This is a predicted structure of a 72-nucleotide RNA (transfer RNA) from a Chitinophagaceae bacterium. The coordinates come from a structure-prediction model, not an experiment, and the mean pLDDT is 82. Its Rfam family is "tRNA". Rfam classes the family as a transfer RNA. Rfam describes the family as follows. Transfer RNA (tRNA) molecules are approximately 80 nucleotides in length. RNAcentral holds the sequence, with entries from ENA. It is recorded under the gene name trnN.

RNA sequence: GGACGAAUAGCUUAACGGUAAAGCAACCGGUUGUUAACCGGAAGAGUAAAAGUUCGAUUCUUUUUUCGUCCG
Numbered sequence: 001g002g003a004c005g006a007a008u009a010g011c012u013u014a015a016c017g018g019u020a021a022a023g024c025a026a027c028c029g030g031u032u033g034u035u036a037a038c039c040g041g042a043a044g045a046g047u048a049a050a051a052g053u054u055c056g057a058u059u060c061u062u063u064u065u066u067c068g069u070c071c072g
Base pairs, nucleotide, nucleotide: 001071002070003069004068005067006066007065010024011023012022013021018055027041028040029039030038048064049063050062051061052060
């Protein structure tokens, strides 16, 4: 230098172009003599950045950034 892939909650992952979901962690409560485990509850991100297409974009297109794999 070239090709491909990934970026969504603190972490790991979902999401036919039409309400952004779940597990774990943390928080609150129950159970227990206490802790752990277990059970229940509530909360938490507008999706790496910028533009475009569209009535509507996490999703499609373009550029950029970061990370990874491969080729030279």